Context: one part of a larger RNA
RNA sequence: UGACGGGGGCCCGCACAAGCGGUGGAGUAUGUGGUUUAAUUUGAAGCAACGCGAAGAACCUUACCAGGCCUUGACAUAGGGUGCGAAGCUAUGGAGACAUAGUGGAGGUAAACAUCCAUACAGGUGGUGCAUGGUUGUCGUCAGCUCGUGUCGUGAGAUGUUCAGUUAAGUCUGGCAACGAGCGCAACCCUCGUGAUGUGUUACCAAUAUCGAGUUAGGGACUCACAUCAGACUGCCGGUGAGAAACCGGAGGAAGGCGGGGAGGACGUCAAAUCAUCAUGCCCCUUAUGGCCUGGGUACACACGUACUACAAUGGCGGCGACAGGGGGCAGCGAGCCUGCGAAGGCAAGCGAAUCCCCAAAAAGCCGUCCCAGUUCGGAUUGGAGUGUGCAACCCGACUCCACGAAGUUGGAAUCGCUAGUAAUCGCGGAUCAGCAUGCCGCGGUGAAUACGUUCUCGGGCCUUGUACA
Numbered sequence: 001u002g003a004c005g006g007g008g009g010c011c012c013g014c015a016c017a018a019g020c021g022g023u024g025g026a027g028u029a030u031g032u033g034g035u036u037u038a039a040u041u042u043g044a045a046g047c048a049a050c051g052c053g054a055a056g057a058a059c060c061u062u063a064c065c066a067g068g069c070c071u072u073g074a075c076a077u078a079g080g081g082u083g084c085g086a087a088g089c090u091a092u093g094g095a096g097a098c099a100u101a102g103u104g105g106a107g108g109u110a111a112a113c114a115u116c117c118a119u120a121c122a123g124g125u126g127g128u129g130c131a132u133g134g135u136u137g138u139c140g141u142c143a144g145c146u147c148g149u150g151u152c153g154u155g156a157g158a159u160g161u162u163c164a165g166u167u168a169a170g171u172c173u174g175g176c177a178a179c180g181a182g183c184g185c186a187a188c189c190c191u192c193g194u195g196a197u198g199u200g201u202u203a204c205c206a207a208u209a210u211c212g213a214g215u216u217a218g219g220g221a222c223u224c225a226c227a228u229c230a231g232a233c234u235g236c237c238g239g240u241g242a243g244a245a246a247c248c249g250g251a252g253g254a255a256g257g258c259g260g261g262g263a264g265g266a267c268g269u270c271a272a273a274u275c276a277u278c279a280u281g282c283c284c285c286u287u288a289u290g291g292c293c294u295g296g297g298u299a300c301a302c303a304c305g306u307a308c309u310a311c312a313a314u315g316g317c318g319g320c321g322a323c324a325g326g327g328g329g330c331a332g333c334g335a336g337c338c339u340g341c342g343a344a345g346g347c348a349a350g351c352g353a354a355u356c357c358c359c360a361a362a363a364a365g366c367c368g369u370c371c372c373a374g375u376u377c378g379g380a381u382u383g384g385a386g387u388g389u390g391c392a393a394c395c396c397g398a399c400u401c402c403a404c405g406a407a408g409u410u411g412g413a414a415u416c417g418c419u420a421g422u423a424a425u426c427g428c429g430g431a432u433c434a435g436c437a438u439g440c441c442g443c444g445g446u447g448a449a450u451a452c453g454u455u456c457u458c459g460g461g462c463c464u465u466g467u468a469c470a
Base pairs, nucleotide, nucleotide: 001470002469003467004466005465007464008463009462010461011460012459013458015454016453019418020417021416022415023414026309027308028307029306030305031304032303033302034300035299042053043052064296065295066294067293068292069291070290073121077120078119079117080116081115082114083113084107088103089102090101091100092099093098123285124284126283127282128281132279133278134274135273136272137270139268144183145182146181147180148179149178150159151158152157163174164173165172189262190261191260192259194230195229196228197227198226199225200224204219205218208217209216233256236250237249238248239247240246311411315370316369317368318367319366320365327358328357329356332351333350336347337346338345339344377408382403383402384401385400386399387398424446425445426444427443428442429441430440
C1' cells in the first nucleotide's frame, strides 16, 4: 500500500422487512447428473453450468457406433503423359456409396474438362482456452480507476481522491499543499408521452351527393402515417440551508426535478468461458484420428434444475356476441364457394402488399346449466380410425376424431420473482423451419397489493481501526 475481521462509523441495492404470485408434492415437456449401451458425439459446472452452445437430431444435420467402400483424396495450388468426349439422363448389379453399358452433347486442340503417373501437399469438429487472437459472461451501470507538475517522506509511498454539506453519481458546492488533466458518471443517439408546421395514398370521413360497403365523386377538418421543429431548464414563487450546492412544498403544464424504456459496461477480477463459429503457435494422425455411403444412436432403477397443465364455482361446459398491437407473405400468404364431425381436401379471386391474405384476438360481457363430488374438475396413459409434410414418420415427428379417463383435493425442510401500466392473468405474432415449440424473442388486452423502517440476512461503496496474510 492492499487484503481480511463473528472491529467501529456513514450510505446504497426487491438485500431484509411489508405485500402479491410461485418453485419444492402430482402428471407431462425439456436440460443435466448417474446408470446402461456397439454408440447413447461433444462443450458448459456455485452465484455467472443445467428450455445453456442447439433461432428446429426421422435421412441430412452429425462431430458418435456397426457394417460396406476410397487413398493426391469431397476441396486448393503446381509438373508431366494420354484422351476427343464433361455434366445430366436411362438400364443392370448393389442397402447405398459405387461399378458396368448405353444415351447425351459442354468445350474445342499451348485452354477447359476427364483420366493416369510421380511428388510437393490436401484433409482432421484430433489434443492443448494453462501457448494465443477475436468474442463473451461476471463483480456492475457499482462509482470508481489513474496521470502530469508541485509539495511531504531516507524509502515503499502519501497528498490530490481526505474533510463539511449534497447527489442516482469522484454529481455539485465550500474548505484544504495542492493546481490541473484523462478514462468512467451525466449529456449528445433511438423510442414512448404533448403540440405546431409540411405532405395526403393504399390511410382518414365532419359537411355535400352516392350507397350493400369510405364503395364512388369529393374533401384536407379529424384519425393515422412519415419528416422537421417546439417543449422541461430547479426556468418561476414560498420555505429550509452557509446570500453555496442542494432539498421540501406550490403554480403553470401533456409531462417536474434523471418524465418512462432502450442502446451505452472505466482500470481491473475470476490462468472464468470458447482451439466445436472463425483465426492461430506447438503437438499428434496420414490406405487414417482423412473421405464416401447404408443403418443405428430419442435408452431408464434413480437424483437435480427450468417450464407447462392442473387440483376447480373469482370455476367447467353450451349458446349469443364486443374491443388490440406488433409482425409475416411469391417454391409464399391464401379470401370465397363446395365436401368432410374434424385435422384437412377440391375449385379458386386478390396480393411482392398502409391496398390482398395470415386475422378468429382471448380473457372481459350477457343468457343457460352443473351444486362441491375424484365430479360435467383434471387430462396423463392406452386402443382404434384418420389428416397433411416428406424419398421415407418402425426405431423417432405434428395434428384430428371416437373410446379409455391415471396421478392430483394447494404441496415438508427450504427457496425464487416482482415497487406500476410493474406483478398476476389473457390471447396474438416472429425467427429457426419440408414437417415439428409447454422453449426463445417480441406484441398488445385486463390490471393489483405493499414499502413502518434499516435491528437482522446477502452483495456493494467511502472513512477509520487491528494485523495470522501478500
This is a predicted structure of a 470-nucleotide part of an RNA (small-subunit ribosomal RNA, 3' major domain) from an uncultured bacterium. The coordinates come from a structure-prediction model, not an experiment, and the mean pLDDT is 84. It matches the Rfam family "Bacterial small subunit ribosomal RNA".